Notes:
This is a predicted structure of a 348-nucleotide part of an RNA (small-subunit ribosomal RNA, central domain) from an uncultured bacterium. It matches the Rfam family "Bacterial small subunit ribosomal RNA". Its family is annotated with ribosome and structural constituent of ribosome in the Gene Ontology.
Context: one part of a larger RNA
RNA sequence: CUGGGCGUAAAGCGUGCGCAGGCGGUUCGCUAAGACAGUCGUGAAAUCCCCGGGCUUAACCUGGGAACUGCGAUUGUGACUGGCGAGCUAGAGUACGGCAGAGGGGGGUGGAAUUCCUGGUGUAGCAGUGAAAUGCGUAGAGAUCAGGAGGAACACCGAUGGCGAAGGCAGCCCCCUGGGCUAGUACUGACGCUCAUGCACGAAAGCGUGGGGAGCAAACAGGAUUAGAUACCCUGGUAGUCCACGCCCUAAACGAUGUCGAUUAGUUGUUGGUUCUUCAUUGAAUCAGUAACGAAGCUAACGCGUGAAAUCGACCGCCUGGGGAGUACGGUCGCAAGAUUAAAACUC
Numbered sequence: 001c002u003g004g005g006c007g008u009a010a011a012g013c014g015u016g017c018g019c020a021g022g023c024g025g026u027u028c029g030c031u032a033a034g035a036c037a038g039u040c041g042u043g044a045a046a047u048c049c050c051c052g053g054g055c056u057u058a059a060c061c062u063g064g065g066a067a068c069u070g071c072g073a074u075u076g077u078g079a080c081u082g083g084c085g086a087g088c089u090a091g092a093g094u095a096c097g098g099c100a101g102a103g104g105g106g107g108g109u110g111g112a113a114u115u116c117c118u119g120g121u122g123u124a125g126c127a128g129u130g131a132a133a134u135g136c137g138u139a140g141a142g143a144u145c146a147g148g149a150g151g152a153a154c155a156c157c158g159a160u161g162g163c164g165a166a167g168g169c170a171g172c173c174c175c176c177u178g179g180g181c182u183a184g185u186a187c188u189g190a191c192g193c194u195c196a197u198g199c200a201c202g203a204a205a206g207c208g209u210g211g212g213g214a215g216c217a218a219a220c221a222g223g224a225u226u227a228g229a230u231a232c233c234c235u236g237g238u239a240g241u242c243c244a245c246g247c248c249c250u251a252a253a254c255g256a257u258g259u260c261g262a263u264u265a266g267u268u269g270u271u272g273g274u275u276c277u278u279c280a281u282u283g284a285a286u287c288a289g290u291a292a293c294g295a296a297g298c299u300a301a302c303g304c305g306u307g308a309a310a311u312c313g314a315c316c317g318c319c320u321g322g323g324g325a326g327u328a329c330g331g332u333c334g335c336a337a338g339a340u341u342a343a344a345a346c347u348c
Stems, first nucleotide, its partner, number of pairs: 004319003007302002012316001014201004021194003025088007033081002035077008049065006091191001092188005097182003103177007110154001115149007125136002162169002206247006215241002220236004258315006266293011297304002321348003330341004
């Protein structure tokens, strides 16, 4: 390389956009690069293969043939691929009508709760645990009432519910803004799919500068437990968690399932449209999502099953025994932490 694979055995890049590249609907005409067919030239000899011959045989030697699957030239074919030209509308897209939504960014605002502060009432406990102790409290705590401050998160609604490419997104209101679904009419006329390199986004933690800091809480301190207890439990508590700007770029970034298209039984629930129907908030059809179960089929089994892991096609990524190791070295990126790319010796 061929071949085989990637839900759980090794293997789908975290996600998207997208240049090059690969692949590409339908009709007609031209072309003849690919393709196919014929002819010619060449494809040294030896070797290999076939049929003979020579050493007593074989190895070996030797004659002839075939082969040398290739390259070039030329003639032809015109189905298919490509190229050029002209069309089409079933792919794709645009305009117009509706609809749903925690999609994104900014601003404003509300109530409950925790904590703290001030004042009132009031007195000896409170807190905590398996039990305790550390801790708080007669300098008046805890409880309770009133007032105030501040930060963070939004109970119920709430849902195998919705939206988003993924990460993710939830009080309420306003502004700006992206995408989707659906119904039919008009328009463009293949404008498409995928995508190495690239670019963008990317939870949490972490980093830089400046703010903020109620609760929670790595580190840390103390109290317990224990043989010990650098833990689990308790009392405290700093980074951090929050905001702005700039980095980091990793996750069991999971559906452990790449994207796009086509085809192949159904049943039940639910979300958003549309159409028809009913006295009815009734029933049916259809499109797009989201779940449960299942024909055929697939699978090592588990299971998947029109949202496929079925049957096919296009393109990309990835895998090739365990350990060493996602490590070393080098490169690139980063303020750092580190990330990314990525071996070998050795060993079983």
The RNAcentral record of the full RNA draws on ENA, Greengenes and SILVA. Model confidence (mean pLDDT): 90 of 100.